Annotation: This is a predicted structure of a 115-nucleotide RNA (SAM riboswitch aptamer (S box leader)) from a Cyclobacteriaceae bacterium. It was read from a public genome assembly, where an Rfam model found it. NCBI's taxonomy places the organism under Bacteria, Pseudomonadati, Bacteroidota, Cytophagales, Cyclobacteriaceae.

RNA sequence: CACUUAUCCAGAAAGACCGAGGGAUUGGGCCCUAUGACGUCUUAGCAUCCUGUUCAAACGAUUGUUGAACGUUGUGCUAAAUCCCAUUCCGAUACCUGUCGGGAGAAGAUAAGUA
Numbered sequence: 001c002a003c004u005u006a007u008c009c010a011g012a013a014a015g016a017c018c019g020a021g022g023g024a025u026u027g028g029g030c031c032c033u034a035u036g037a038c039g040u041c042u043u044a045g046c047a048u049c050c051u052g053u054u055c056a057a058a059c060g061a062u063u064g065u066u067g068a069a070c071g072u073u074g075u076g077c078u079a080a081a082u083c084c085c086a087u088u089c090c091g092a093u094a095c096c097u098g099u100c101g102g103g104a105g106a107a108g109a110u111a112a113g114u115a
Stems, first nucleotide, its partner, number of pairs: 002114007013043005021032003026086004044078003049074001052070006082107001087104007
């Protein structure tokens, strides 16, 4: 980097350094930001994808599945729903061709696996 599967309206920030843009990409909107954002490091926390222990249920025959609790590690995450919209379908409203609600899809992020 490619493919498959699952999740993405919940949760969780302080300090130090740096110094101007940042919120993935393109367009629009809306936000964050010299009261220092973004980024880097340290510490802390969140979650439970992987992993470990215990308990329960059913299957089965000693291992696997599901759920719950606890903890470590490998990761991940710690503004706003993946910040919102873009493509398509349905419904309502309206006739400005827009607004609102819902479903699917694309793109993306994270984890596990495969090549």